[in-house]
Context: one part of a larger RNA
RNA sequence: GGAUAAACGCUGGCGGCAUGCUUAACACAUGCAGGUAAGACAGGAAGUGGUUUUUCCAAUGUCAGACGGGUAAGUAACGCGUUAGAACCUAUCCUUGGGAGAGGAAGAACAACUAAAAAUGGCUGCUAAUACCUCGUAAGCUGAGGAGAAAAAGGAGUAAUCUGCAUGAGGAGGGGCUCGUGUCUAAUUAACUAGUUGGUGAGACAAUAGCUAACCAAGAUGAUGAUCAGUAGCUGGUUUGAGAGAAUGAUCAACCACACUAGGACUGAAAUAAGGCCUAGACUCGUACGGGAGGCAACAGUGGGGAAUUUUCAGCAAUGGGCAAAAUCCUGAUGGAGUAAAGUCAUGUGGAGGUAAAAGGCCUACAAGUCAUGAACUUUUUUUCCUGAAGAAGAAGCAAUGACUGUAUCUAGAGAAUAAGCAUCAGUUAACUCUAUGCCAGCUGCCACAAUAAUACAGAGGAUGCAAGUAUUAUCC
Repeated sequence: GGAUAAACGCUGGCGGCAUGCUUAACACAUGCAGGUAAGACAGGAAGUGGUUUUUCCAAUGUCAGACGGGUAAGUAACGCGUUAGAACCUAUCCUUGGGAGAGGAAGAACAACUAAAAAUGGCUGCUAAUACCUCGUAAGCUGAGGAGAAAAAGGAGUAAUCUGCAUGAGGAGGGGCUCGUGUCUAAUUAACUAGUUGGUGAGACAAUAGCUAACCAAGAUGAUGAUCAGUAGCUGGUUUGAGAGAAUGAUCAACCACACUAGGACUGAAAUAAGGCCUAGACUCGUACGGGAGGCAACAGUGGGGAAUUUUCAGCAAUGGGCAAAAUCCUGAUGGAGUAAAGUCAUGUGGAGGUAAAAGGCCUACAAGUCAUGAACUUUUUUUCCUGAAGAAGAAGCAAUGACUGUAUCUAGAGAAUAAGCAUCAGUUAACUCUAUGCCAGCUGCCACAAUAAUACAGAGGAUGCAAGUAUUAUCC
């Protein structure tokens, strides 16, 4: 000198854009953040009304809930970056091929009875399906023979047709796995390892593999730093620097990990699942003491911690996502508003003229000088502010649909009207005098200053620097 997710003192006009718990991965009141389809399905309720049709609904079933959103605790690791690879999977989507035959049993909702404080149940009876089961049938696979496997003849429509189902092959996008290489500190950590290192035939897995178990061998790693310990999410990037480097990893983007703590599986194409389940633990809240409920590192918000970080806002209009044939519906994603000078950029606080060189302050050698063209005064303008009128784009090419918002913008009117501070002035370092104080009070980044003439303390006048900011503190280059 530059920089910051900053804080603090004093001060503070406005607008655009971006940013805002860096600390306790501490505990959380309240609301909301994931549903959807009645064109799969029996049933119930309401309305209309006598031909029938419409609306709503718990439950069964389907898809979604593995995305989107948050956080950085753990992790020094194939976690991440980069470069390659082979032994794999892939719902939805796209292309393409052939297929959809014949049967069956049940159990929710519901109804009756009933247990319980609650959470939640028990028993009997009825029933549908794109829910479930059986048989038959193919390619493909395996193989000596042989063995094994699917479906919704569904739904809408007068029909054409549309939509769905199961399956073979290919694609796209996505994911799992492996290798080379790079990736902080410490030797006052020198040895470490027993599924450990390799093999055999097995099991498991979508797949390779000590991934797992049995048997066999005794190996494997290490001063090119193993192991142990400490610290830490990694990267694109960001800051600084001429560069080499150094520091850093907020916002945005990619990847990984986590979801009260520890463990576990279920479902599923995919999870060992943040607003799913089970077990144990800590904590919190009810209880009729028998037993139960909960998980903000989603968005707001509260307490606590701290130098320190915002609204318990409004909308699905746009973009995107889920479901649905579609309209719709849902969406604290997202688009917006609010809040904070916390940053950056832009802009203003007027312009021109004006000497009897005004009053007043300061200084004084008492002549003067200076604040100072500064004020007044004359004239002029209206960025901004105030009042009124008009008024978008963002909507996606029939029309309709705008949260923001009567916003941005534009126009008329009035009037200089509404708007300047902070730090410094011995040297470093741009800027000097007076008064008071008298090694006192104080100042201070360094050197230092103050002892009765202090340009260094305090006040005043003046000056210098930056300016809606300015100075300090902290950290990095």
Molecule: small-subunit ribosomal RNA, 5' domain
Organism: Ulmus parvifolia